[in-house]
Molecule: transfer RNA
Organism: uncultured Clostridia bacterium
Parts: sequence; structure tokens; C1' cells
RNA sequence: GCACCAUUAGCUCAGUUGGUAGAGCAAUUGACUCUUAAUCAAGAGGUCCUCGGUUCGAACCCGAGAUGGUGCA
Repeated sequence: GCACCAUUAGCUCAGUUGGUAGAGCAAUUGACUCUUAAUCAAGAGGUCCUCGGUUCGAACCCGAGAUGGUGCA
């Protein structure tokens, strides 16, 4: 320098080829318990890496860029 992959909640990851963003764990609150842990319940938590474009509508399509990884040179 070129090609490919990844980027979504605090962490690990789904999201089935455009139509309301989700799960598990963690944290918070409550119940239970003499207390803690465990267990059960509840609600909360997001600029979907950034910018621009296409579209009535974009996490998803297109372009440019950023960070990390792999391969080639």
C1' cells in the first nucleotide's frame, strides 16, 4: 500500500436481505430471610463507531473516514 472481518446497553452478543432496537450477565428497587448470600418480581439503562447520501421511512442500502483484527505485498 491492497483485500477481508468486526464496531449495537456497564460486559458478552442477537437483530432472518428497509417499517416501534432486544437477550443473558452485571447494577438498581422491592419481596423472602434474624442478617448476608441464593431465589423470585419489577422497572431503568442506547446519538446502533463518525460524517454525508438514497428513501415516505435506515442498525440494515451507497460513499468517505476512524479504531481494532487477519491475510497478501